[in-house]
RNA sequence: AGAGUUUGAUCCUGGCUCAGAACGAACGCUGGCGGCAUGCCUAACACAUGCAAGUCGAACGGUAACAGGUCCUUCGGGAUGCUGACGAGUGGCGAACGGGUGAGUAACGCGUGGAUGACCUACCCUAUGGCGGGGGACAACAGCUGGAAACGGCUGCUAAUACCGCAUACGUCCUAAGGGAGAAAGGCUUCGGCCGUCCUGAGAGGGGUCCGCGUUGGAUUAGCUAGUUGGUGGGGUAACGGCCCACCAAGGCGAUGAUCCAUAGCUGGUCUGAGAAGAUGAUCAGCCACACUGGAACUGAGACACGGUCCAGACUCCUACGGGAGGCAGCAGUGGGGAAUAUUGCGCAAUGGGCGAAAGCCUGACGCAGCAAUGCCGCGUGGACGACGAAGGCCUUCGGGUUGUAAAGUCCUUUCAGUAGGGAAGAUAAUGACGGUACCUACAGAAGAAGCUCCGGCUAACUCCGUGCCUGCAGCCGCGGUAAUACGGAGGGGGCGAGCGUUGUUCGGAAUUACUGGGCGUAAAGAGUACGUAGGCGGUUUGAUAAGUCGGAAGUGAAAGCCCUGGGCUCAACCUGGGAACUGCUUUCGAAACUGUUAGACUUGAAUCCGGCAGAGGUUGGCGGAAUUCCCCGUGUAGAGGUGAAAUUCGUAGAUAUGGGGAGGAACACCAGAGGCGUAGGCGGCCAACUGGACCGGUAUUGACGCUGAGGUACGAAAGCGUGGGGAGCAAACAGGAUUAGAUACCCUGGUAGUCCACGCCGUAAACGAUGAGUGCUAGUUGUCGGAGGUAUUGACUCCACCGGUAACGUAGCUAACGCAUUAAGCACUCCGCCUGGGGAGUACGGCCGCAAGGCUAAAACUCAAAGGAAUUGACGGGGGCCCGCACAAGCGGUGGAGCAUGUGGUUUAAUUCGAUGCAACGCGAAGAACCUUACCUGCCUUUGACAUCCUUGGAAUCUUACGGAGACAUAGGAGUACCCUUCGGGGGAUCAAGUGACAGGUGCUGCAUGGCUGUCGUCAGCUCGUGUCGUGAGAUGUUGGGUUAAGUCCCGCAACGAGCGCAACCCUUACCUUUAGUUGCCAGCAUUAAGUUGGGCACUCUAGAGGGACUGCCGGUGAUAAGCCGGAGGAAGGCGGGGAUGACGUCAAGUCCUCAUGGCCCUUAUGGGUUGGGCUACACACGUGCUACAAUGGCAACUACAGUGGGCAGCGAAGGGGCGACCCCCAGCGAAUCUCGCAAAGCCGAUCUCAGUUCGGAUUGGAGUCUGCAACUCGACUCCAUGAAGUCGGAAUCGCUAGUAAUCGCGGAUCAGCAUGCCGCGGUGAAUACGUUCCCGGGCCUUGUACACACCGCCCGUCACACCAUGGGAGUUGGUUUGACCCGACGCCGGUGCGCUAACCUUUAGGGGGAGCAGCCGUCCACGGUCAGAUCAGCGACUGGGGUGAAGUCGUAACAAGGUAGCCGUAGGGGAACCUGCGGCUGGAUCACCUCCUUU
Repeated sequence: AGAGUUUGAUCCUGGCUCAGAACGAACGCUGGCGGCAUGCCUAACACAUGCAAGUCGAACGGUAACAGGUCCUUCGGGAUGCUGACGAGUGGCGAACGGGUGAGUAACGCGUGGAUGACCUACCCUAUGGCGGGGGACAACAGCUGGAAACGGCUGCUAAUACCGCAUACGUCCUAAGGGAGAAAGGCUUCGGCCGUCCUGAGAGGGGUCCGCGUUGGAUUAGCUAGUUGGUGGGGUAACGGCCCACCAAGGCGAUGAUCCAUAGCUGGUCUGAGAAGAUGAUCAGCCACACUGGAACUGAGACACGGUCCAGACUCCUACGGGAGGCAGCAGUGGGGAAUAUUGCGCAAUGGGCGAAAGCCUGACGCAGCAAUGCCGCGUGGACGACGAAGGCCUUCGGGUUGUAAAGUCCUUUCAGUAGGGAAGAUAAUGACGGUACCUACAGAAGAAGCUCCGGCUAACUCCGUGCCUGCAGCCGCGGUAAUACGGAGGGGGCGAGCGUUGUUCGGAAUUACUGGGCGUAAAGAGUACGUAGGCGGUUUGAUAAGUCGGAAGUGAAAGCCCUGGGCUCAACCUGGGAACUGCUUUCGAAACUGUUAGACUUGAAUCCGGCAGAGGUUGGCGGAAUUCCCCGUGUAGAGGUGAAAUUCGUAGAUAUGGGGAGGAACACCAGAGGCGUAGGCGGCCAACUGGACCGGUAUUGACGCUGAGGUACGAAAGCGUGGGGAGCAAACAGGAUUAGAUACCCUGGUAGUCCACGCCGUAAACGAUGAGUGCUAGUUGUCGGAGGUAUUGACUCCACCGGUAACGUAGCUAACGCAUUAAGCACUCCGCCUGGGGAGUACGGCCGCAAGGCUAAAACUCAAAGGAAUUGACGGGGGCCCGCACAAGCGGUGGAGCAUGUGGUUUAAUUCGAUGCAACGCGAAGAACCUUACCUGCCUUUGACAUCCUUGGAAUCUUACGGAGACAUAGGAGUACCCUUCGGGGGAUCAAGUGACAGGUGCUGCAUGGCUGUCGUCAGCUCGUGUCGUGAGAUGUUGGGUUAAGUCCCGCAACGAGCGCAACCCUUACCUUUAGUUGCCAGCAUUAAGUUGGGCACUCUAGAGGGACUGCCGGUGAUAAGCCGGAGGAAGGCGGGGAUGACGUCAAGUCCUCAUGGCCCUUAUGGGUUGGGCUACACACGUGCUACAAUGGCAACUACAGUGGGCAGCGAAGGGGCGACCCCCAGCGAAUCUCGCAAAGCCGAUCUCAGUUCGGAUUGGAGUCUGCAACUCGACUCCAUGAAGUCGGAAUCGCUAGUAAUCGCGGAUCAGCAUGCCGCGGUGAAUACGUUCCCGGGCCUUGUACACACCGCCCGUCACACCAUGGGAGUUGGUUUGACCCGACGCCGGUGCGCUAACCUUUAGGGGGAGCAGCCGUCCACGGUCAGAUCAGCGACUGGGGUGAAGUCGUAACAAGGUAGCCGUAGGGGAACCUGCGGCUGGAUCACCUCCUUU
């Protein structure tokens, strides 16, 4: 410090996720030792048991227990407080500290800094002064007595440092200034004194109260408040104060957030972070609050009191049912809750606390120990040597590699743990829980001590096996559907290590809330527009001030922690000394630039004034003409209207058309322009009235009067709403007609609201420049609107410069890019609004507004890993331009109808083997299924195998007979014995048989694991690279453009210059000529024959070698002077002469595992092998490809003429003979320019048939044969005789072909025993047509749009159906919180009363009385409780609404291309649904045309 993830790729925006650190943690696996820390985060849930606050006999009366002494004694014991001591009691001090918890609390609670002239303070310290003299009680105790108990009652006795008077009063307090009030206690003593006590000051420490500032979220909480705010006078308190009361006034708080709701103890600190900050508030420390829940006071210096009291409530326990007891959020511990958190330990030795004069006692504070890897830190589990490297494991290309110096082995060491011995400090004189601990020494022995997680990328680390979208993994992206580095196991490797992973939480990364440090044209985001309040900001200059600001000083900022630097535990963690820091607050002194405040001045900002000027600016009234419609009249006749085509509709009752007249409403052609005006919405005939603003020029005036603007107010298209008018046209809804599969639409005919006016609402739009307002600055060029000026001129529309608008281009700059660019999206400042992933959703709920429609404000659950912007390359478009092709058109002939052949589908079957399936499967693999082929089926047989290699044994091999069987095969014989080497023992090779196991074998699967081969786009003209340049980049350029070509063919131009694969050419063939060569070929002339038969010749034809020839070379025209094109000449051939071979980069997971090869998987007495028979030939049917026809351009019969390619020895087979014929017999010739297949047919000539199911057509069937072959039944071909079906030119649709082509005619060949209408070739005869590129199909280039990239066979929307999830409404229901009113009124304080009761004081006649007080009663206040009415939150809820999610459901096809009706926004109506239609708006619409502008020439 970054990384992964949206795309085919790119840049950006933007979210999600990861790597880091941390933890009071938990869980999984594992676990040696020590040190130091830490340990109920949940139920402030309930608690058994023990302990946690006592102490003082030197305050007191005393003596229950214990011990001692003394006395008595019946030896049982008794007496005696005499002593040590001390139960219970009186009294004092403490118990308000220490310890726990965080429920409550959003508060002066806490933090920080101040105030207290408004206060208190026991014990302690210090200071002054005192302690004289009296009195009466009450516990304990004794007696009686109630009660189960707890606990009492009555009577009687008694002490004090308990209680009460009196006296005194240095200080003190009150005062009306005269005066008045107010204390005390003694104890012990070694008699030295010590402790205590009272009054009053001062101090220290502690506390109370008040104030400034800071301290969570919500405005879907906006108003709150009646003791409320203040005053006067009282009361009360330690003390100020509405703290309380009476009276008076009507205030007080709040947008700088009152009130209400929710959440929360606060801080020092802790964690993270570079910091700013964010999160947090365990342990330690400070403060606060609480102590079962609620309330209350008492005592006291201090409490409204954790281990005190009273009352109420809930709960638990005891009970004799009458009544009582209790409060672990102290330490342990228990139950419960929970993912989860320890011992009912030791000790007061240390530190500290309480009491005491002290000894001492108490102390679950504390010190220690125990449990827990909970965390941090440290140590160990051994060290050295040890192989070209054991074994085993794993992998393997079978060679080896790796585990791995690792082990074994050899030599060492002993930390830790263990055993034994010694043994502290902590303790100043004594006292040690820890503890026989730390530490030291000795001993034995490598001995007792390693795991966890990961290995697809991020992210360090790879292979094998298993599995087969299964099991499973996963933090994100994503793995898994038979070759998984991603699942599970193994081997190996990486990381960390007594731990390692996972989960959870926080910060970081995240500049992803942006103060530091973000944005808003199109990604989320500028409010529809303006005015304006608060607020924020604000021109030039002078003086003053000192609030902000800056500097110095002082106080404070607790300690601990962090940081720096020393020290102590062996180190470290840890502990400790010192320093720094604590960025803050307060006080004070100073500075005066800037901001503020204040006083004054200025003119440039702003405004006013004067004079002009343009304008669809606004409102009101009036006027006008054209057009539509309607009405009347005339002319006139059969149609009109409407559409892609029609129909509904109108019209013989006279329409449409046309002429005249009239009515009425709405809108204002041309001018008209991106021209003008207005803040925006918006504004368009003419005239008038009223009225707003801008601009230009000018001088004067005011003197900062300014800018922005939360709330607020006003305006605000269209649609819509209310009331009343109006209503010509248009036109939601509606109706009808069409279209369509349907058509709730698009189209047509009608048509109502509405559109118009007045008044009043609504308040929204793609209200857009998708661009808030204001100010300043920063190159230019051009157009246009308004204004005024200058120069020249007789004369400025024209030239020059200025101001204000409005447009186009463009530099710098900016931008992700597109683009913006003085009218900024540039550079800056001020203010406002808004954004923070997509969906859910601009929705729900709540509130406000509205008559309603609805608007404004505005979430969450849940869900996804994207959603998005700009640009790029493709692909696509029912986008455009250019071009090509038998693509269309023009023609010729077919297919589709018939019969048959053949292939396919389907069906059937034991099997009908398998593959090929749009073009690019279907006379295809198959150039030929009777057996074989053959892969299929049935039956039979076989298992090292039909075939290959190796091993062992035996025999050469081989030939042959018989028998059984359907055959394979089985059984039994017969003949026969070879080759090479040799050391003569034997060995070797080939071959056969048997045996054994390695292995063979498989047309079994996967063409989606592959090679090779092939098809197709397409013989289309394309596909790329290097360097350079441009762009952030994907990419572009080159390859585009202007011409041209069959062609990316060539030329020109150009930030490109070159190159490669393709094109072309080179190759074959064909057309002409020359030459060479003439046999088997040829014959002009000569001779000859039946015949080129022979002689002869090679001139010609031909054959097959070598050459020539054609190149736009020549001429003219055209073109840019180019490339080229057009025409011509010559030529056998002319612009590629015809044909072929040749198939770029790639596409289709195209085809083929059944040609072959091959990975993996599967079978192995079978999915291998052999064999018989059958099947592949089935047959209701459907399709493709063909053949033959339907006839006269013909059929039949007869005569007659002319080819070429090819084939031939298990072959072609002449001649001759036989048969009607298929064919047979016989046998020449020929391995072929020699012989043969082999008579070509259409054609020609002349006859016949005469339009018919025929002398057309030949299917089908019967009979008889021929040939091949072991064998023609299933299932061959051919021949003859007989039979003579459909069919009379073929619906929709569709195919081929542009010249020696189509059409037509025959011939040959491969395969092959036999079998062709198929296939591959050959020649004969031999056309028609092409205007042309609008349209269909396919393709190429350029361009454009795109939401497509698996690329339009794409993407994608909504209803409906099903499943699941969360959520809104909901009759209600349950609970919590809270408000108002009223009732009740425990305890207690206070007040009143107090006839009952009472020791202290006073008085008395001694009975009593007074004073003071108590019980009781009454009253105010008040907790709990109750009733009624609200508010609010949460749970549940029949039913219901929409939403989300879900590999293969239904209906349509709304959007993306002009998406097939451009889309979208607002609004209204309608409709199964997407949606449709009306009105207004936007371009974020393609295309064409026009216009305008710019640039260049």